A computed fold for a 79-nucleotide RNA from a Solirubrobacteraceae bacterium, annotated as c-di-GMP-I-GGC riboswitch aptamer. The source organism's lineage runs through Bacteria, Actinomycetota, Thermoleophilia, Solirubrobacterales and Solirubrobacteraceae. The sequence was found by an Rfam model in a public genome assembly. Its Rfam family is "c-di-GMP-I-GGC riboswitch aptamer". On this family, see Smith et al., Biochemistry 2012: "Structural and biochemical characterization of linear dinucleotide analogues bound to the c-di-GMP-I aptamer".
């Protein structure tokens, strides 16, 4: 470098529930732990969801905790 231990320190927080913004989809705060080895960033591609436009579709939007591509990292035994 790869890999990620029935290993150890650390961290992250899904669903519910309170509070708040937002027409939604969701976002942020608190609790809460189902998970996570990048569950750290990034809407770049695929795909999911909202909104508006009657549809095919398209336009604006959300989701990185679907998948993938990029950038960045803590700790470690075996191969």
């Nucleotide at each position: 470098c790869u890999c990620g231990a029935a290993a150890a320190a650390g961290g992250c927080a899904a669903a519910c529930c309170c509070g708040u913004c937002g027409c939604a989809a969701g976002g942020c705060g608190g609790g809460g732990a189902c998970g996570c080895a990048a569950a750290g960033c990034c809407a770049c591609g695929a795909g999911g969801c909202c909104g508006c436009g009657u549809u095919a579709c398209g336009c604006g939007g959300u989701c990185u905790g679907u998948c993938g591509a990029g950038c960045u990292a803590c700790c470690g035994a075996a191969g």